[in-house]
Context: one part of a larger RNA
RNA sequence: UGACGGGGGCCCACACAAGCAGUUGAGCAUGUGGUUUAAUUCGAUGCAAAGCGAAGAACCUUACCAGGGCUUGACAUGCCGUGAAUCCUCUUGAAAGAGAGGAGUGCCUUCAGGAACGCGGACACAGGUGGUGUAUGACUGUCGUCAGCUCGUGCUAUAAGGUGUUGGAUUAAGUCCCGCAAAAAGCGCAACCCUCGUGUUUAUUUGCCAACAUUGAGUUUGGAACCUUGAGCAGACUGCCGGUGGCAAGCUGGAGGAAGGUAAGGAUGACGUCAAGUCAUCUUGCCCCAUAUGCCUUGAGCAACACACGUACUGCAAUGACCAGGACAAAGGAUCGCAAUCCCGCGAGGGGGGCCUAACUCCAAAAAGUCAUCCCCAGUUUGGAUUGUAGGCUACAACUCACUUGCAUUAAGUCGGGAUCACCAGUCAUCCAUACGACGAUGAAUUCUUUCCUGGGCCUUGUACA
Repeated sequence: UGACGGGGGCCCACACAAGCAGUUGAGCAUGUGGUUUAAUUCGAUGCAAAGCGAAGAACCUUACCAGGGCUUGACAUGCCGUGAAUCCUCUUGAAAGAGAGGAGUGCCUUCAGGAACGCGGACACAGGUGGUGUAUGACUGUCGUCAGCUCGUGCUAUAAGGUGUUGGAUUAAGUCCCGCAAAAAGCGCAACCCUCGUGUUUAUUUGCCAACAUUGAGUUUGGAACCUUGAGCAGACUGCCGGUGGCAAGCUGGAGGAAGGUAAGGAUGACGUCAAGUCAUCUUGCCCCAUAUGCCUUGAGCAACACACGUACUGCAAUGACCAGGACAAAGGAUCGCAAUCCCGCGAGGGGGGCCUAACUCCAAAAAGUCAUCCCCAGUUUGGAUUGUAGGCUACAACUCACUUGCAUUAAGUCGGGAUCACCAGUCAUCCAUACGACGAUGAAUUCUUUCCUGGGCCUUGUACA
């Protein structure tokens, strides 16, 4: 000087508390461990691995295994020989490939040859998802969006170092103010960037409709007010007022305002820590393989299953399930496409294909909600696993191993021990939608606080630690 302390002081954070909804119990999905296997390819392992790499394993992918093959090789450059290239047919084979027959002769040219491509040969070499992330680059996680980390000069100390960066007050903030042997400066903070919230100007179609007429329908004529969309501008700065504070920084209350003290959200991640992660994105040193640890191909596997763990989903019902009617979104995608109306089918789906290169048409139905019917507390009109059967779609192919529809079957489950996780507002939760991410609809409860638990920052103290 650091690090550590079941030392002290100050402070912060969904860290606790106060609430709310979960997980752990059931079923299923998925990932991991283990076991099994010819192979179950490899990596990731407390937080910071485990719906992770993988933004999508039937073949391919694919790296694994078994079999069948190749050895200058699937790919690159150089040399020699030969044939343009290319196309068609046959035999064999699971394919890769192997064998045979035929068609075909192009472009440039100094007529020597050359370019592109195929086949054969010799050698330099190719190739490696082989090893080492503890040899590396590059990228990333994490502490942590925490407020810290430093430098030159000066001063000081024998030196390592210290000071500045400590102190008082304040802030989300080493934010700002005051003081001070320090006066400056840099990387961070903040701001500049994007989205959203208000107004205004402009534009007015495919969107809009107040006046205006008209229709089945803003359909048509008309309009530019409104809504919306796009572009530009304004707007928030503690600017104004009161109190407080040291005539400071600031704090607190108020006015005006769409918005008030960082308005909200995002992007943005300092010096460094963990020899953190990745040699399987890529790059790369060294080592290793070289008729194989390289390459091609068929099939299998990555999907196994006494079990254990993680993350989701569905439920256990009446604030509900079923049935019928009729409402209200946002954000996206579409010509190798999205696909309407219509017809067939109980349905998945099939036929056919209008309009749309899209504010026009389509995906597209928003669902919870509302109104009404029925069920009457049961393992049920709950729950939907599992299984049987008949189908559909994509694809060369659906057995291992996809998705989906109808009928039948109807399992566990009656709210989950101890433990543990998320969240303070358009948030949690519910609903729709959804590969992930994003989007929208409805829309809460609680916060006494900092005693305690966890993590972090500053100062100080102790130390046999570095």
Record summary
This is a predicted structure of a 466-nucleotide part of an RNA (small-subunit ribosomal RNA, 3' major domain) from Gastrolobium bilobum. NCBI's taxonomy places the organism under Eukaryota, Spermatophyta, Mesangiospermae, eudicotyledons, Gastrolobium. Its Rfam family is "Bacterial small subunit ribosomal RNA". Rfam links the family to the GO terms structural constituent of ribosome and ribosome. RNAcentral holds the full RNA, with entries from SILVA.